[in-house]
Molecule: transfer RNA
Organism: Paracoccaceae bacterium
RNA sequence: GCCGCCUUAGCUCAGUAGGGAGAGCGCUAGAUUGUGGCUCUAGAGGUCACUGGUUCGAAUCCAGUAGGCGGUACCA
Numbered sequence: 001g002c003c004g005c006c007u008u009a010g011c012u013c014a015g016u017a018g019g020g021a022g023a024g025c026g027c028u029a030g031a032u033u034g035u036g037g038c039u040c041u042a043g044a045g046g047u048c049a050c051u052g053g054u055u056c057g058a059a060u061c062c063a064g065u066a067g068g069c070g071g072u073a074c075c076a
Base pairs, nucleotide, nucleotide: 001072002071003070004069005068006067007066010025011024012023013022019056027043028042029041030040031039049065050064051063052062053061
C1' cells in the first nucleotide's frame, strides 16, 4: 500500500431482510434485615465513532473520514 472485520449505556454485548434503542453486570432509591450482604421492586444513564447522502422514516442502506484488530505483497 491492498483486503476483511469491529466501533451501540460506566463495563461486556444483543439488535440486518429500514418504523418500539435494549439485556446482564455496575450505579441510585425503596422494601426486607439489629447493621451489612443476599433477594425483590422502581429509577437514572445513550448526539447508536464522525461527516454527508438516499428515504415519509436510518443503529440498520450508500459514500467519505477517524480509531482498533486481523491477513497479505513489494522494495531496501